[in-house]
Context: one part of a larger RNA
This record gives sequence, structure tokens and C1' cells, in this order.
RNA sequence: UGGCGGGGGCCCGCACAAGCGGUGGAGCAUGUGGCUUAAUUCGAUGCAACGCGAAGAACCUUACCAGGGUUUGACAUGUAACUGCAAGCUCCCGAAAAGGAGUCGCUUUUGAAGGUGUUACACAGGUGGUGCAUGGCGGUCGUCAGCUCGUGUUGUGAAAUGUUGGGUUAAGUCCCGCAACGAGCGCAACCCUCAUGUUCUGUUGCCAGCGGGUAAUGCCGGGAACUCGGAACAAACUGCCUCUGUAAAGAGGAGGAAGGUGGGGAUGACGUCAAGUCUUCAUGCCCCUUACACCCUGGGCUGCACACAUGCUACAAUGGCCGGUACAAAGAGCAGCGACACCGCGAGGUAGAGCAAAUCUCAAAAAGCCGGUCUCAGUUCGGAUUGGAGUCUGCAACUCGACUCCAUGAAGUCGGAAUCGCUAGUAAACGCCGGUCAGCAAUACGGCGUGAAUACGUUCCCGGGCCUGCACU
Repeated sequence: UGGCGGGGGCCCGCACAAGCGGUGGAGCAUGUGGCUUAAUUCGAUGCAACGCGAAGAACCUUACCAGGGUUUGACAUGUAACUGCAAGCUCCCGAAAAGGAGUCGCUUUUGAAGGUGUUACACAGGUGGUGCAUGGCGGUCGUCAGCUCGUGUUGUGAAAUGUUGGGUUAAGUCCCGCAACGAGCGCAACCCUCAUGUUCUGUUGCCAGCGGGUAAUGCCGGGAACUCGGAACAAACUGCCUCUGUAAAGAGGAGGAAGGUGGGGAUGACGUCAAGUCUUCAUGCCCCUUACACCCUGGGCUGCACACAUGCUACAAUGGCCGGUACAAAGAGCAGCGACACCGCGAGGUAGAGCAAAUCUCAAAAAGCCGGUCUCAGUUCGGAUUGGAGUCUGCAACUCGACUCCAUGAAGUCGGAAUCGCUAGUAAACGCCGGUCAGCAAUACGGCGUGAAUACGUUCCCGGGCCUGCACU
């Protein structure tokens, strides 16, 4: 110097406490371990693996297994030869694919170009190994407040000082002091978004006043006020006032849409974990080369005594069911979204207006409110499981899709030890949309809107920062 302590001091964080809701018990979904298997492809393993890579495993994907097949190869560049032919199409064999057979075009009639075939070579190819050979990328401590340098000074030196001390801050933020004086990477600000206003603009959006029209509707003429869309600007700085303080700053107040970082996002210092990824990609070395390469059919990745993780649905009356009725935001759409109408109990079907969309469509928001019914039961709670009948997508739903209808109605009466999230437009509750996508195993993931309780406080648990101590280095 560091490291360490069940030493000390100071400080912070949903760390505890105060509250609200969960997980752990049940059924199911998904992931993992284990077991099984011809294969159940591979990776990820405390926090920081386990609804993770995978923003979509029936075939494909697919890397795994079985069987069948190819060997200059599915793909790239080049050389030489044979030279023939094309590509495409048709036919044949086959479970299927690979495969086999038939038939070139242009032309100056000499050939050339293109593509392709066969043969021979160089070579291709490898999701084979090594993330402990690497780049790149992201994870983590942690948006924690730290990490360093130049010159000077001190010390024989490793080093120290600065960066410590007294205050203050979200902050090594700022002030004061000081053998230090400065500087860099971080902090903050500059960026995006939400909240207020002004100006400009006015269609596909809007409708106050005027006129017309309807059973009704901005429906029409028109209007540019309002809402809204989107561009520029303004606005917040402890700027003003009072108090405390040497100062930095703190407490309160005014005005204001907003007050002391206004809310949210993006932004992640030096480094740590030989942490992760050679299966995104790139890449050294090693290895395979009639196979560890390539093509195809079928299977597997979905297997099931069990264990764990993350979720969904419940156990009911703050509820279930039936009828009526109200209010969003943000998105997506042409191989698409698909209205109206008709058919079907329904999934859906027929048909096809409009819309590359502030115009049309998805689209019904749901919890809510009003009325009725059920009356505390394993029930009109709960919906697993199973039988039957169907719909849709797709070449194809047996292994192995989603959805509908009829029937069936399991466990479950609030969950042991333990444990998790959350401080405000947050938690909880309720629905809506999107990506991937033919379809879908989405209860996942990413967004959007309606809306609480509590925080006395820092003794304790966990993690972190600064100073100090030490028999370790």
C1' cells in the first nucleotide's frame, strides 16, 4: 500500500421498521434438475442460471436419433480436358427426397457468350474442440461516488501529500481551513419525453356564434373561437421575502401550471468476477475431409415414480350469474385490416363496402353504475380431467396446434418453517394493443390507459461509501 475484524465513529439504500399485496399449500402453464430414451441437440448454474439464448420446436426451424442417398460437393473463386447439352417443361422409378430418361437458345455458319453436365485438380464445408489463446457484445458491484495524473513538497525506500480535517450536498456537490497548486475520467448540465402558456398553421381533426337539413348524427354551407395535431419560443434560477449561518447552504413563505435534481427515459468512471458468449458475427491454434461435410423421409427437442424456480386460475357475497347502460390511451393493417347484410347456439361461414389510413377497419374497452337472482353449501364457488360432436390454419394437426358446443365436473374453504415486491399516478385491481407469427401451446415479454395505505425513526438484519485500528501482506 492493500486486505481483514462476530473493533470503533459518521452516512446512505424498500436494508430494517410502518403499511398494502403476494410466493411457500391446490390445479394448470412454462423453465430447470433428475430419471428414462435410438435421440430426448447445445449453452446458461448463488446474488448476476432456471417464462434465460428461444420476439413463436407439427414439417421447416434443427444443431439430436433411425433409415435411405451424394462425394469438387447445398455454397465461393480459378485452371485444364471432354465436349455434350440448356434453363425450364414432360414422363418414369421410389413411401418420399435425392435420382433416371426425352428435348439447347443466339449466330456473320466461323464461332462466341451465358448457363449447365462429366472428369481431373487447387479447394469448398464443419452449430466439431478450446470463452483458460482472442476481438466484439452485453451482465455484475452500481447511476455506487468514486478512480487517477502533472509539477512541487515529505520520506533511505515501498509510498505519502493533493483526495485528509470543520461544515454542506443526491453527489470528490460546494464553502472554509490546510505543503500543496492545478488538471483529467466520473457527478451535474447539454439530449428525448410528460406537465403551463404564447405565436404560426387548419385537413382526414374541431364546432362557439350565423344559416340550412334530419327520426338522429359536424350531416351541409360556413367558421378559425375552443379541443387537438406539430413547429418555434417563453417559463424555474434558491431568482424574490423572512429567519439561522463567516460562507457554502438549510428552514419557512410569496408568486406560479410546475420549487429547490419538477416526474420519467437515454446516459454506466478506473476496475472486479481467467464471471457469460467460439451456437449471432469475427478469429488464432487443434481436429474431420466417401465424413465430425451435404441432401431427404420419419422420429425426437413435448418423453415422467419425483424435486426446485417463475407465473396463471382459484378457494367466493367487496362475490357468482342474467339484463340494461357509461367512460380510455397507445398501437397495427395490402399475400393485410376487413365494416354492413345473411346463415350458424357457437368457434366460424357466405359475401365484400371502405382503407397504404387524424378519413376506413381491427374495436366490444373491462373493472364501474342501475335492476334482478343466488343465501354460505364443496354451493348457481372453482374449473382441472375425461367422453362425444365440430370450426380454422396448414401439403399434413397420430406422436404434437388453437378454438367452439354438449356432457363430465377433480383438488382447493386463504396455505408450516421461511421468503418476495412496492414510497404516488407508485402498489393492488381491471381491461386494451404490439412484436415474433400460416396457425399456435402467450397465463410469457414489451407497451397503454382507470387508482390506495404507510414511513415514529436508524437499535437491529443485508448491501454500500468515508475516516480510524491491526499480531496478516
Predicted 3D model of a 473-nucleotide part of an RNA (small-subunit ribosomal RNA, 3' major domain) from an uncultured bacterium. The full RNA is in RNAcentral, with records from ENA and SILVA.